[in-house]
Molecule: c-di-GMP-I riboswitch aptamer
Organism: Chloroflexota bacterium
RNA sequence: UGCCGAGAAAGGCAAACCACGGGAAACCGUGGGACGCAAAGCUACGGGUCUAAGUCCGCUUAAGGUGGAUAGGACCGCCGGGCUGCCGAA
Numbered sequence: 001u002g003c004c005g006a007g008a009a010a011g012g013c014a015a016a017c018c019a020c021g022g023g024a025a026a027c028c029g030u031g032g033g034a035c036g037c038a039a040a041g042c043u044a045c046g047g048g049u050c051u052a053a054g055u056c057c058g059c060u061u062a063a064g065g066u067g068g069a070u071a072g073g074a075c076c077g078c079c080g081g082g083c084u085g086c087c088g089a090a
Base pairs, nucleotide, nucleotide: 004088005087012037013036017032018031019030020029021028022027035077041083042082043081045080046079047078048075049074050073054070055069056068057067058066059065060064
């Protein structure tokens, strides 16, 4: 240094839920809160999952409403890839 990950050391992040805010929604931000995480750091590159404003098609209507399809929207704490990082037992 690389691989690897302990009954080590210093720390780090923060699920669900609650409050406030943003968003059509998925979801996100801030604060509280800890289920957990050796990358639960970053990155939508591949797969996957979620949502459907807008658009298209159908049913119905005075208007509206409603069903289905669809990502350019979302999720990295779903899996993999890429980049980076603390420590050093076996």